[in-house]
RNA sequence: CGCGGGGUGGAGCAGUAGUAGCUCGCCAGGCUCAUAACCUGGAGGUCGGGGGUGCAAGUCCCUCCCCCGCAA
Numbered sequence: 001c002g003c004g005g006g007g008u009g010g011a012g013c014a015g016u017a018g019u020a021g022c023u024c025g026c027c028a029g030g031c032u033c034a035u036a037a038c039c040u041g042g043a044g045g046u047c048g049g050g051g052g053u054g055c056a057a058g059u060c061c062c063u064c065c066c067c068c069g070c071a072a
Base pairs, nucleotide, nucleotide: 002070003069004068005067006066007065010024011023012022013021018055026042027041028040029039030038048064049063050062051061052060
């Protein structure tokens, strides 16, 4: 070089074209003598880069980069 899987908030992952979400974590408040647990609210994402199709792309197509695996 060949084939397959993957890249989405800090971490782990959903999302098969129509508002980008879940759990944990983080911050603030509540509860408590206090901590944990529990309850409420909040911050945090150019969806790996670039291009294309389309009214509309995380999603489809092309190309490149990175990670894991298979074969040689």
This is a predicted structure of a 72-nucleotide RNA (transfer RNA) from a Minisyncoccota bacterium.
Rfam family: tRNA.
Its mean pLDDT, the model's own confidence on a scale to 100, is 84.
RNAcentral holds the sequence, with entries from ENA.